Two RNAs folded together computationally: RNase P RNA and transfer RNA, 428 nucleotides in total. Rfam match: Bacterial RNase P class A. Its family is annotated with ribonuclease P activity, tRNA processing and dimeric ribonuclease P complex in the Gene Ontology. The coordinates come from a structure-prediction model, not an experiment, and the mean pLDDT is 77.
[in-house]
């Protein structure tokens, strides 16, 4: 030098002007919305201070906090997991090994437990694809020829050795066929779930009001009462008249609903240092505090410099990009997308000394 | 959020371990004065993608891409 292999790691940077969520100085006062709950503003001159996306915030594939249902154990059914040992809260995830496969090599990659329990499947080739005999040799028997060596046939063992195939008698090959073993697992998800709380129906309890007739039905009868129909009555609509439609009225008190508050972010947290372990991890100890919207805030311009690509003769200009993507109850993986750059440790090849 | 389903030549599909049917459509020929019909032939598919079980994968397993469906407050 080249060409590769793994394992960490940044994800433009400083300043300036304008705006946006949140908090906090501020749990008050007064004002507005709202039936309330409860939000907004006000204090302030356009107030100040502080803080604001990820390495994957995705896909939602695993595993868990958290919360609601089930009394609470076990079992069956259903799922998933699989070599040994090990981390972890927990796992299918990580590390350590062993084994088998791929690569000169550094390294990658593996659902990798059992067809001595049953059942299935095994195309084509092949005599057969699992209670095997095609062909050739072997030891036997037996029948015919041969003096005989010996030939030819028939039964016949399944010993050796062809060919076909991934596999060929071997307890064949699949279990990412069913299926057994071992081990794990109730179900649902922040639209979980808690409070606070209107309209209107409907539910309890109380007071008031209750004409007429008709039909049921309750009490032993008088009669009272309740249901359902008719007409009368009242309403809806300033008045009248016809039509249609509605009907006891009032208070209180629970439930749920719109609607609003909380669950909302200090956590198996981050950094850094020792020690302990091959490592994965794990202990002490010191330090910080790092978003919480609810149509959803984290962005735009200016300038200097970074990187990358195109002209221009060059120092050096000029123009024109800057990757994938964006929180929504919180972690710990996995897998997927990503311009570009930065460290390490190995591995081959080839010069040179 | 929680659940199903799909994906095969241009186009509509079958097939669910043994090497990809059909049918409309496109090409050549016939027939016909031309065309369509008809009849004869042909081509065209690494089954969305990767990777992995297995002797063999459209087909089982695993990831990931598109597409399309349901369900989800109360009274």
């Nucleotide at each position: 030098c080249g060409a590769g292999a793994u394992g960490a790691u940044c994800g433009g940077a400083c300043g300036g002007u304008c705006g946006c969520g949140c908090g906090c100085u501020c749990c008050a006062u007064c004002g507005g919305g709202g039936a309330a709950a409860c939000c907004c503003g006000u204090c302030g001159a356009u107030a100040g201070c502080g803080u604001g996306a990820g390495g994957a915030a995705a896909g939602u594939c695993c595993g868990a906090g958290c919360u609601c249902c089930g009394c609470g154990a076990c079992g069956c059914a259903g799922g998933g997991u699989a070599g040994c040992g090990g981390g972890u809260a927990a796992c299918g995830c990580c590390c350590g090994u062993c084994c088998g496969c791929c690569g000169u090599g550094a390294g990658g990659c593996g659902a990798g437990g059992a067809c001595c329990a049953g059942u299935g499947c095994c195309a084509c080739a092949g005599a057969g694809a699992c209670g095997a005999g095609c062909c050739g040799g072997c030891a036997g028997a037996u029948c015919g020829g041969g003096c005989a060596a010996c030939c030819g046939g028939u039964c016949g063992g399944g010993c050796c050795g062809g060919g076909u195939g991934a596999a060929a008698c071997g307890c064949g090959g699949c279990a990412a066929a069913c299926u057994c073993u071992a081990c794990c697992u109730g179900g649902a998800g922040c639209a979980a779930g808690g409070c606070c709380a209107a309209a209107u129906a409907g539910g309890a309890g109380g007071g008031c009001g209750c004409g007429u007739u008709c039909g049921g039905g309750a009490c032993c009868u008088c009669g009272u009462c309740c249901c359902g129909g008719g007409c009368a009555g009242g309403g809806g609509u300033g008045c009248g008249u016809c039509g249609c439609c509605c009907c006891g009225c009032c208070c209180u008190c629970g439930g749920g609903u719109c609607g609003g508050c909380c669950g909302c972010u200090a956590g198996a947290g981050g950094c850094g240092g020792c020690a302990g372990g091959u490592g994965a991890c794990u202990g002490c100890c010191g330090u910080c505090c790092c978003a919480g919207a609810u149509g959803g805030a984290u962005g735009a311009c200016c300038g200097u410099c970074u990187c990358c690509g195109u002209c221009c003769c060059u120092u050096g200009g000029a123009c024109g990009g800057g990757a994938c993507a964006g929180a929504a109850c919180u972690c710990g993986g996995c897998u997927u997308a990503c311009a570009g750059g930065u460290c390490g440790u190995c591995u081959c090849g080839c010069u040179g000394g | 959020u929680g659940g199903g389903g799909u994906g095969u030549g241009g186009c509509c599909a079958a097939g669910c371990g043994g090497u990809a049917a059909g049918g409309c459509g496109c090409c050549u020929g016939a027939c016909u004065c031309u065309g369509g019909a008809u009849c004869a032939g042909g081509a065209g598919a690494u089954c969305g993608a990767a990777g992995g079980u297995u002797c063999g994968a459209a087909u089982c397993c695993u990831u990931c891409c598109g597409c399309c469906c349901c369900a989800g407050c109360c009274a």